RNA sequence: GCAGAGUAGGAACAGCGCGUUAAGUGCGGUGGGACGGGAUGUUGCUCACCGACGAAACGCCGGGCGACCGGCGUGCGGUGCUGUCUCCGCGUCCGCUGC
Repeated sequence: GCAGAGUAGGAACAGCGCGUUAAGUGCGGUGGGACGGGAUGUUGCUCACCGACGAAACGCCGGGCGACCGGCGUGCGGUGCUGUCUCCGCGUCCGCUGC
């Protein structure tokens, strides 16, 4: 000098859950956090609080005089976690690997 690797994140599938008595997801605001090995920074991610909005249930079995309770199944939720696979992939400087 040239080339390259590695963060975060998205989709699909599988497993196990949660909710269906509405939490969660999504939206807005405020303040934090983590984010290639280091520094700095962007995007995105995430947590807490506040605000607005807001949903899909059904069947069977058991118990109970009954209100109702429990279990199972099929659904539903911009549902959570984990795994597999795939997509994308850090600007600048230094570092790392190969030549």